RNA sequence: UUAAGAGAAUAUAAAUUGCAUCGUAUAAUGUUGGGAAUAUGGCCCAAAAGUUUCUACCGAGCCACCGUAAAUGGCUUGACUACGAGGCAGUGCUGUUAAAAA
Numbered sequence: 001u002u003a004a005g006a007g008a009a010u011a012u013a014a015a016u017u018g019c020a021u022c023g024u025a026u027a028a029u030g031u032u033g034g035g036a037a038u039a040u041g042g043c044c045c046a047a048a049a050g051u052u053u054c055u056a057c058c059g060a061g062c063c064a065c066c067g068u069a070a071a072u073g074g075c076u077u078g079a080c081u082a083c084g085a086g087g088c089a090g091u092g093c094u095g096u097u098a099a100a101a102a
Base pairs, nucleotide, nucleotide: 001099002098003097004096006094007093015091016090017089018088019087021085022084023083024082025081026056029049031047032046033045034044035043041066042065050057058078059077060076061075062074063073064072
């Protein structure tokens, strides 16, 4: 320190842990470079930007568009992370036992 169990008690305490909710951040976003696919396709890798911010920067579905070329677009829906708030639950103090660490 953790776990189990026992006894206490200002216990609705401070503090702290977990859970879900809400708020803030960021729009799960836009930019650049390299490579790849081609209407049964429309991706992969990397970099920097964006947050008084660590991390992340994707998935699924629908629609459009591109007549085979090098380029995608729109909409819907689904998170994580950081910080804050109140809510709920546990811990909280003292021995005992066990384990671990120094």

The RNA shown here (Purine riboswitch aptamer) has 102 nucleotides and comes from Neobacillus drentensis NBRC 102427. Its mean pLDDT, the model's own confidence on a scale to 100, is 81. It was read from a public genome assembly, where an Rfam model found it. Of the family's consensus pairs, 100% are formed in the model. It matches the Rfam family "Purine riboswitch aptamer". About the family: Riboswitches are metabolite binding domains within certain messenger RNAs that serve as precision sensors for their corresponding targets. Allosteric rearrangement of mRNA structure is mediated by ligand binding, and this results in modulation of gene expression. A class of riboswitches that selectively recognises guanine and becomes saturated at concentrations as low as 5 nM. In Bacillus subtilis, this mRNA motif is located on at least five separate transcriptional units that together encode 17 genes that are mostly involved in purine transport and purine nucleotide biosynthesis. It has also been shown that some members of this family are specific for adenine instead. Hence this family are termed purine riboswitches.